[in-house]
About this RNA: The RNA shown here (small-subunit ribosomal RNA) has 1413 nucleotides and comes from an uncultured prokaryote. Its Rfam family is "Bacterial small subunit ribosomal RNA". Gene Ontology terms of the family: structural constituent of ribosome and ribosome. The prediction has a mean pLDDT of 84. The sequence is in RNAcentral, with records from ENA.

RNA sequence: GAACGAACGCUGGCGGCAGGCCUAACACAUGCAAGUCGAACGAUCCUUCGGGAGAGUGGCGCACGGGUGAGUAACGCGUGGGAACCUACCAUUGAGUACGGAACAACCCAGGGAAACUUGGGCUAAUACCGUAUACGCCCUACGGGGGAAAGAUUUAUCGCUCAAUUUAUCGCCUUUGGAGGGGCCCGCGUUGGAUUAGCUUGUUGGUGAGGUAAAGGCUCACCAAGGCAUCGAUCCAUAGCUGGUCUGAGAGGAUGAUCAGCCACACUGGGACUGAGACACGGCCCAGACUCCUACGGGAGGCAGCAGUGGGGAAUAUUGGACAAUGGGGGCAACCCUGAUCCAGCCAUGCCGCGUGAGUGAAGAAGGCCUUAGGGUUGUAAAGCUCUUUCACCGGUGAAGAUGAUGACGGUAGCCGGAGAAGAAGCCCCGGCUAACUCCGUGCCAGCAGCCGCGGUAAUACGGAGGGGGCAAGCGUUGUUCGGAAUUACUGGGCGUAAAGGGCGCGCAGGCGGCGUCGUUAGUCAGGCGUGAAAUCCCCGGGCUCAACCCGGGAAUAGCGUUUGAAACUGAGAUUCUUGAGACCGGGAGAGGAUGGCGGAAUUCCCAGUGUAGAGGUGAAAUUCGUAGAUAUUGGGAAGAACACCGGUGGCGAAGGCGGCCAUCUGGCUCGCGACUGACGCUGAGGCGCGAAAGCGUGGGGAGCAAACAGGAUUAGAUACCCUGGUAGUCCACGCCGUAAACGAUGUGUGCUAGACGUUGGGGGUCUUAGGCCUUCAGUGUCGCAGCUAACGCAUUAAGCACACCGCCUGGGGAGUACGGCCGCAAGGUUAAAACUCAAAGGAAUUGACGGGGGCCCGCACAAGCGGUGGAGCAUGUGGUUUAAUUCGAAGCAACGCGCAGAACCUUACCAGCCCUUGACAUGGGGGGCGCGGGCGCCGGAUACCGGGUUCCUUCGGGACGCCGAGACAGGUGCUGCAUGGCUGUCGUCAGCUCGUGUCGUGAGAUGUUGGGUAAGUCCCGCAACGAGCGCAACCCUCGUCCUCAGUUGCAUCGGGUUUGGCCGGGCACUCUGGGGAAACUGCCGGUGACAAGCCGGAGGAAGGCGGGGAUGACGUCAAGUCCUCAUGGCCCUUAUGGGCUGGGCUACACACGUGCUACAAUGGCAGUGACAAUGGGCAGCGAGACCGCGAGGUUUAGCAAAUCCCAAAAAACUGUCUCAGUUCGGAUUGCACUCUGCAACUCGAGUGCAUGAAGGUGGAAUCGCUAGUAAUCGUGGAUCAGCAUGCCACGGUGAAUACGUUCCCGGGCCUUGUACACACCGCCCGUCACACCAUGGGAGUUGGUUCUACCCGAAGCUGGUGCGCUAACCGCAAGGAGGCAGCCGACCACGGUAAGGUCAGCGACUGGGGU
Repeated sequence: GAACGAACGCUGGCGGCAGGCCUAACACAUGCAAGUCGAACGAUCCUUCGGGAGAGUGGCGCACGGGUGAGUAACGCGUGGGAACCUACCAUUGAGUACGGAACAACCCAGGGAAACUUGGGCUAAUACCGUAUACGCCCUACGGGGGAAAGAUUUAUCGCUCAAUUUAUCGCCUUUGGAGGGGCCCGCGUUGGAUUAGCUUGUUGGUGAGGUAAAGGCUCACCAAGGCAUCGAUCCAUAGCUGGUCUGAGAGGAUGAUCAGCCACACUGGGACUGAGACACGGCCCAGACUCCUACGGGAGGCAGCAGUGGGGAAUAUUGGACAAUGGGGGCAACCCUGAUCCAGCCAUGCCGCGUGAGUGAAGAAGGCCUUAGGGUUGUAAAGCUCUUUCACCGGUGAAGAUGAUGACGGUAGCCGGAGAAGAAGCCCCGGCUAACUCCGUGCCAGCAGCCGCGGUAAUACGGAGGGGGCAAGCGUUGUUCGGAAUUACUGGGCGUAAAGGGCGCGCAGGCGGCGUCGUUAGUCAGGCGUGAAAUCCCCGGGCUCAACCCGGGAAUAGCGUUUGAAACUGAGAUUCUUGAGACCGGGAGAGGAUGGCGGAAUUCCCAGUGUAGAGGUGAAAUUCGUAGAUAUUGGGAAGAACACCGGUGGCGAAGGCGGCCAUCUGGCUCGCGACUGACGCUGAGGCGCGAAAGCGUGGGGAGCAAACAGGAUUAGAUACCCUGGUAGUCCACGCCGUAAACGAUGUGUGCUAGACGUUGGGGGUCUUAGGCCUUCAGUGUCGCAGCUAACGCAUUAAGCACACCGCCUGGGGAGUACGGCCGCAAGGUUAAAACUCAAAGGAAUUGACGGGGGCCCGCACAAGCGGUGGAGCAUGUGGUUUAAUUCGAAGCAACGCGCAGAACCUUACCAGCCCUUGACAUGGGGGGCGCGGGCGCCGGAUACCGGGUUCCUUCGGGACGCCGAGACAGGUGCUGCAUGGCUGUCGUCAGCUCGUGUCGUGAGAUGUUGGGUAAGUCCCGCAACGAGCGCAACCCUCGUCCUCAGUUGCAUCGGGUUUGGCCGGGCACUCUGGGGAAACUGCCGGUGACAAGCCGGAGGAAGGCGGGGAUGACGUCAAGUCCUCAUGGCCCUUAUGGGCUGGGCUACACACGUGCUACAAUGGCAGUGACAAUGGGCAGCGAGACCGCGAGGUUUAGCAAAUCCCAAAAAACUGUCUCAGUUCGGAUUGCACUCUGCAACUCGAGUGCAUGAAGGUGGAAUCGCUAGUAAUCGUGGAUCAGCAUGCCACGGUGAAUACGUUCCCGGGCCUUGUACACACCGCCCGUCACACCAUGGGAGUUGGUUCUACCCGAAGCUGGUGCGCUAACCGCAAGGAGGCAGCCGACCACGGUAAGGUCAGCGACUGGGGU
C1' cells in the first nucleotide's frame, strides 16, 4: 500500500446491488419444512344425485431439495485413464397381458393399559399375495437339457343397443433390445508439519480352491509359501474437509477455502441391519449410552448441523414476515394438492457503487474569534445582503414490465406528471520526523502521548484546550488477520577470512556429476495435431438497468494430463573405438613421515670416598630451607630416569593431530626422467568406518627433573595470587577408554583459465671463460605487486579473481550449545538439540577525538640542586560549623577561603525586632482646585520619620516650580531563574596551536596541506599531491639600560659676588636632571658544525649579542566555570507589600576545624646612642613648617603651598656602646588604671598614648608553598579607600645572595605513533556474588485427566450358520402326510461396559535449580 463474512469509538441524508453465528457439531419451548393418487380396492359419511370428503389396504415419492464441516492426511479430493458392474422414473426395439386360488387390514364382537399402544375371535376387496399355462427374445448348462412373467383401470368411439360382448384409443402391467442420464469399483500422478517418531506388518504379502457381492479383489474362509512396506521417509504424533476459486504480488510465489459452483463426510453419541432401483437413510426402524420431558411408577416419548425463533457462549452476525405470481421438485390422466427449495418483503453504513446537503454575485475586506512587533494579519467571498435553481427527501395525481391464453406475493412498488420552499440533510482523523498540514494559552518527568525514533523536569509546532491548517467524506479512525514492501529462506533471487556460517582430518557404500570419435535408439527434450481441462470467476468485445456497482451474450485464455505424428543437436540407456583425465611398469631423488629393537654423550639429582671450612641457597629486599652430625665448592667412582644443545633455517615430511641424538630392520606417501602398457577405470561424498594435541579415566610398571593439589616463607589493607623453599597426582612405558581445542590460513575437496618481480627446498635439461655462473622446466614453500574482487581491512597462479562439480553450514541479540528425550561413555562428560520469556539492538571494518600504571621526541621553579617560609605559638583576617530574632547574600579542588569588601559604630545594609506610609523615596501623562504658595536654614515639642510653629530665598508677574485632593494607567523589588541571556571575568595558557579556499585521494566518516630537519615559537628551511591563505607566534606600542640633539624653571653647579653659608644673588645651560625628537643590535663580521639549507657553537667589536630586562597584548575553543547583588535583559512572582521611611539590633556571636598573614621564639639579636645615603607619590572641608605646652598620643598658634618652589618627610637596615644564653634587657598576648583623636554618637563595636601586668612561644609531626638575578631574602617609604580605623591591597626604592649534575621519577603541557568494548570521552565503560520485587521455565514425592496399545472377561440389537420334537392359509396328495415357512434354542462375529499391564500428552504440586527484567 492492498484486502476482509469483521469488531470497537465518534458521527449518520437517500437509493441500487450484494452480504450477514468465523465462537458451543452447546442445549432447545412453539409453528412450519413431504406428501400425493378415489382413473388400483372394499367399507363409511355427505350430496343439489352431477358429485364430494375420507381413515385403512394398495401405488409412487420420502436416497431429491435444504443444513453443517465434527471426523477424515485417505483413491477423501483434483487430474488423466481403466474394466469385472447396477440403474426406478424418461425416450427406444421385439413379444405378451391367459386360467385359477388362499388370505389380511379397514369393519364387527370381546379384552388389557394412565398413556403410548395392544391381544384374541369373526367377515371382506384389489393394480396386495400365491399357483398353473405360454416363452420370439432372456438366464444356466456336463450342450443331453433345464429355468423363469404379467394387473388391471378409465373414458371415448364402433357393433349391438336393457344388460352383455368385441375392437380401437389413453394410462398401466410383464418380458426383452440397445440408449441417455445417474451410480458403484480399480489404477498413474499431485495433495500440511514433525526424525527429539526408524523401523512397521500375521489376513499381514502372494498362490490354489471355495464362499460372498450388482461387480474385480484377503472382501471372507480353508490350505500352502514367507512374504509386503520403509531414509525418494514406512510406522507414529499433531493439524486439516478437498477443489473451481478468493486476497496479495511485476512475476515466481505466499496466504486462504465465507457467499456461488463440483465432490466428500456427518445428522444427540456408538453399533446394526430392514425396506427399496437406489440408504445402512437429517424430519424411518432396532439396540446400547448420555441428556431432556410425560407418568396413575407399571411404563412411555424425544433429537432444529431444515426456515423462523429461544437460552447459552462471544468483540460479534437479522423476522417466530408474505407468496406459491415466477423458476424448479413430488404425486396425479387431469383439475389440483404439497413445497421455510425458491421468489419477495423486514432489520444492519457490513461491503461495493451512485447522488445530495445548493448555484451566481457580493469588500465597509462587517461583527465576533485567534494571533500581534499594536502598525496590522488571519478566519475570508467565507457570512449577511441581492438574484436564481429544485436533484434527493416531502405532498398530490397517474401507474407498469415481470404473464406465450388465465393467474402478481413483491405493490399502489419502479417510472412519469404536478406542487411548495434554500428549504429537511456533515462528520471523522491528523498537523515533531517518517508524512500533506503551526501558532497561542494551560500543565511542569505531573497529567498524559506514542506505529518506530521518541516527547513532558516553567518559554512543549509531540500532553490538554483554542484559533488556523491538511486529508478523507456518509463516513472517518482504531484494533485484529493475510499478502506486499522483505533479495529478511534468495526457483526466479542470498551467503559462509574478520559481520551468523567450512564438518578437526581422512577412507569410502548409496546418491549427484562426469573426457574424445562413430553407429543405431528415442526415455528425457523440442515441434505439430487430437481429446480433456464443468459452469461461474479473471481478461477482451458487445449489450441491458439514466451512469456505475450489478446483470446478460459472444470470444479469448489456462498450467497440467492422455493420445498421436515428426525431429535427433544435447542428456540418458545400448554397441564400438581412442588417449589427453586416472592408473600402472622401469630408472633415479629428497625428507624430524610411521613402527620396533639397540647404542651414545652432555646435563640434573642421588649414593660412596677424598680435599676443605662456615656458610650455602634464594630475592626487588628477605625469610622458610640446607649446613660444625661438615653443607655449598671441588676431585674420583657409581646408580637412575627423562630429554636430545650446536647443526636449525617464514628449511623438510605428513590428510590432520603432529614429527628433531645415532644405527639397524619393517613400512606408508611424495617427486623427477624416459619410453612402452591398461583404456574413463574419474571427482565429490548424506549415513558409515578409521585417525585424532593436551588434560582426564582404568590395570600394571616406572619415577631423575619439572610440577596442578597441598604445606611453609614473603608481599599486601587482605593475598585462598604473582615471588621464594618444599612437594603429591601427573608428565614416561605397555594395554584399554575418552573424542574434545583459538583442532586456525578463524579460508571444505577437486578441475581448468587469468600480468609480473624477488627469494628459498627437491629433481631434470641447456650453455659458458666450470671449487662456479647464467638460462630454462616440473613439484613444493615465502615476500611484494597488476587486472579483478571486497563493506572496508585486505586477497591477488598457494585467490578471498573468472567458472564448473559435489558435500558441510548460516538466517537479529540474550535465554543456550542450555533443558527435556535419544545415542555414546567406567566416570568426567560428549553428540544431537529446542521453547517460554526478554531486548532495539547485538555485530564487522574503518574515521576523528579522548584516554593508557603503551612507546618515541620536547618544554615549564615540574622534579633535582639551593635560599627562605607555611604546618607548632599568640594575635589579625577570611571560610566552614555551631549559635541567634537576625548573625543579609554570593564565591567551593587547582581556578572559593586578607575573595566581591580601595576600609560594617549610625549611614553603608540587602538581615532581624518594633513603629509608620500606600500613585508611593523616584519617572511619564492627565483631571480638579490652591496659596506669597514653594525650596533652603537653624531653633522648640515628640525616640525618629514626620507634623505643627518661626525665619529667609526665584520670576520675563503669564507662570514655572511646589505641595494638596481623588481616580486609573503605572512606579518600585539587592524577590526567583547565571541551566533562558547580553556584557564582563576566571581557567587551561603567552601553551603553539586552531582553521579555510582550490586541487588530489577515499563509497563514506575523513585524509592530505599541518608529517620529516630545526626553533622559545606551525620561527624558518629543505623535501613532498599539494598550492595558497586566515586567526594565533614574532614585530609594530610603553618602560628601563648607552649616546646625540633641542629646550632651561621651581632643577643644576663649570664662572663671579656676598656671608645670613641656604643656588642666597648676578650671569649661565657645560654637567646632573627633566621631557620632546633621533641613533644604536641585524647572526651584520670571523672560525667551526650541519644536506651546500634553516640553524647551532665559539670569538671580535660594542652600553647592550643572539628574544638585552620588564610590561601591555590572551587564537579556535573547554569547564551549562563565575556574576540576574555593578549594569542591561526574556520569563515568572509580590502590589496597604517581597515596595517605601525610621529607631534600635545584627553582619563584630564562639566548645571547634581550615586557608591567608603579622609578630616572635633571639646575639647575623635586644636596648641605648651617633647620624649618612633613596625613590615613587599625596596635599585646600587639604598638607601643615616653625614656636610654645604635654612623659606621650596630642594640643594651642598660623608662616608657606593648588606645589620640580611649601608641607607630609623622620627613611630603615648601617655604625658605636651595652647586655651574655636565661622564658632573659627575648617575646609581646592578656588584663587593670589614666588619657588623646575622629565623629551627632566609640556600650554592643574604632584607632592611638602613658604607667602597670608580662601568657603561649626555646625554630615547629605527617605534609606543603615561593623563588633562577638586581631575583630570593631582608629594610624601610608612599598611595587608593577613608570623618576615624590595615598585619590587607597597589606602588617605591635601599642592602643584596646561594644553586641548577641532569630529565630516571612526581605534576602540567606540546608533537608523532600504538591499543581501545571509552565518545557525558578513565571521575569512562563494565563483571560476578549477595539483598528486595516480579515474570516465564527445568527437576520434583506424587496427584488429576485426555489419548492409544496389548491380554483377558462380559456380550445388547442384528445378520449369518446350525437346530427347529412347538406353530403353520395358498403348492403336491383321495387321505395320512410332504415340500416350504415362522417362533424358539445353540454357535461364530460384534458395540457399550469391566479387569490388568504399558506408551504418550496435558493440568496441579511442598521443595528445589538455573534464567530474564